The prediction has a mean pLDDT of 88.
This is a predicted structure of a 539-nucleotide part of an RNA (small-subunit ribosomal RNA, 5' domain) from an uncultured prokaryote.
[in-house]
Context: one part of a larger RNA
């Protein structure tokens, strides 16, 4: 000097940052992942109005809410650092051994059928969680059939180190789904509508791209030899299985290998990096915040679904713990945001908002979003500002010292003249907002079409949590705002009193036993300043 600091004394304002380093200890409560009615079947109620034989009925509410089937998302975003010395990370290569939903680009296709299961209803069981059975039903849910631009398998040719790539032809095999708006030109019924046309959003197979992953290899970065040998799927081969994919990844058989002082194996410690701190540098230490990667989600294990997980707020099993229970059985997982207990020297609000940015879903309106944007608390850090400026002596009073003359505090105060930052009051008052959507206009595209629809441009309107905040103007008046450490040498700053090897100080040297600049107090001084010191860690 530095710090995610803590402690002591003190403390005016603002901006920007930052804040459980310990128990990956346990968690009350709320919120943190949903969305789509333009995929589908069904479908309330409150309330309002009307009628009524006063029991009720009808309409609106409303095809709305809640629930269900289905799609996409829940693998992102957010947290933590336990484990891990490893291809985990960094860097550079490779995959002729690989996958990639949504997105982009190109060309092609979407024909015709079938059977169910929820919701619902009926019956039953249960305290509950929920479960069982019968029956009905729709779909962009599910299953055959057809077709194949193509893909895959088998075969051949070219190329190649190699069945990677390219090309060829026969056989086998693999697809699909509709929804919404508009229209009547053609066909049919014909006010108009449809199986028709059209637009938009979807659907299927496939080549390529983009993005994101998977796998392999070279090199690099801790301590320990008071750990010297380690190894049985172990090392290799053949074959098989498995995977998106190579591989002893797994298995059967065969061989007997593989590795190590260039430190194997074991033990300890540790997430890695960009970077951060320090230092003239070399280096040393660290890995908080921000960013990239990895790992984990009560502990251990497992798979399912899926483009993607072995899945924080999914499932199953086991375990510990907590809770409910009618004792038969059930429920739960804050290392998400707040918050609680506990631990600790120590670390914040159970706040506001989706206005912005970003994300999920949706055609859109929009919904969701403790990501995020803000606000709150803490001098925790950095930076800025203020606590006033000028004048003012016979140098007042008081304090302290004194050789008793005086010296010093000290222009300091009083007093006079000003200023007006900040805080306070009054009034005004933003940027962040422009997209989307809506309205108007206009141009272009599509089309049978001057319908719809799609795209571009112009204008207008709507939208702010922060917040009546920043900022601006005015009002008042020096008024509300200075402490802390040190003064023997190192090291800047000296006297008096008290104490008497006591009480005490101390970073080192060392002070104190009767004149102590070193202890305690006072006056004075020095240094920093909304801080100043101390402790800890590191260079």
């Nucleotide at each position: 000097g530095a710090c995610g600091a803590a402690c002591g004394c003190u403390g005016g304002c603002g901006g920007c940052g930052u804040g459980c380093c310990u128990a990956a200890c346990a968690c009350a409560u709320g919120c943190a992942a949903g969305u789509c009615g333009u995929g589908c079947g069904a479908g309330a109620a409150a309330g309002c109005u009307c009628c009524u034989u006063c029991g009720g009925g009808a309409g609106c509410g409303a095809g709305u809410a809640a629930a269900g089937c289905g799609g996409c998302g829940g693998a992102c975003g957010g947290g933590u650092g336990a484990g891990u010395a490893a291809c985990a990370c960094g860097u550079g290569a490779g995959c002729g051994a690989u996958c990639u939903a949504c997105c982009c680009a190109a060309g092609g296709g979407g024909g015709g059928g079938g059977g169910a299961c929820a919701a619902c209803u009926c019956a039953g069981g249960g305290a509950a969680a929920c479960c069982u059975g019968g029956g009905c039903u729709a779909a962009u849910a599910c299953c055959g059939c057809a077709u194949a631009u193509g893909g895959c398998g088998c075969g051949g040719g070219c190329u190649u180190g190699g069945a990677a790539g390219c090309c060829c032809a026969a056989c086998g095999u693999c697809a699909a789904a509709g929804c919404u708006g508009g229209c009547c030109u053609c066909u049919c019924c014909u006010u108009g509508g449809a199986a028709g046309c059209u637009a938009g959003c979807g659907c299927c197979a496939c080549c390529g791209g983009a993005u994101g992953g998977g796998c392999u290899c070279g090199c690099g970065g801790c301590c320990u030899a008071u750990c010297a040998g380690c190894u049985g799927g172990u090392u290799g081969g053949u074959g098989a299985g498995g995977u998106a994919a190579c591989g002893g990844c797994u298995c059967a058989c065969c061989a007997a290998g593989g590795u190590g002082a260039u430190g194997a194996c074991g033990g300890g410690u540790a997430g890695c990096u960009g970077g951060c701190g320090u230092g003239a540098g070399a280096g040393c230490g660290c890995g908080a915040c921000c960013a990239g990667c990895c790992a984990c989600a009560c502990u251990g294990g497992g798979a399912c679904u899926g483009a993607g997980a072995c899945a924080c707020g999914g499932c199953c099993c086991a375990g510990a713990c907590u809770c409910c229970u009618a004792c038969g059985g059930g429920a739960g997982g804050c290392a998400g945001c707040a918050g609680u207990g506990g631990g600790g020297a120590a670390u914040a609000u159970u706040g506001c908002g989706c206005a912005a940015u970003g994300g999920g879903c949706g055609a859109a309106a929009g919904c969701c979003u403790g990501a995020c944007g803000c606000a709150g608390c803490g001098a925790c850090g950095c930076c800025g500002c203020g606590u006033g400026g000028g004048g003012g002596a016979g140098g007042a009073a008081g304090g302290c010292c004194u050789c008793a003359g005086g010296g010093u505090u000290g222009u300091a105060a009083a007093c006079c003249c000003c200023u007006g930052u900040c805080a306070g009051g009054u009034g005004g008052g933003a940027c962040g907002a422009a997209c989307c959507c809506c309205g108007a206009g206009u141009c272009g595209g599509c089309u049978a079409a001057u319908a719809c629809c799609c795209g571009g441009c112009u204008c207008g309107a709507c939208u702010g949590a922060c917040g009546g905040u920043a900022c601006c103007a005015c009002c008042a008046g020096a008024g509300g705002a200075a402490g802390c450490u040190c003064c023997g040498g190192c090291u800047a700053a000296c006297u008096c009193c008290g104490u008497g090897c006591c009480a005490g100080c101390a970073g080192c040297c060392g002070c104190g036993g009767u004149a102590a600049u070193a202890c305690g107090g006072a006056g004075g001084g020095a240094g920093c300043a909304a801080g100043c010191g101390u402790u800890g860690u590191u260079c």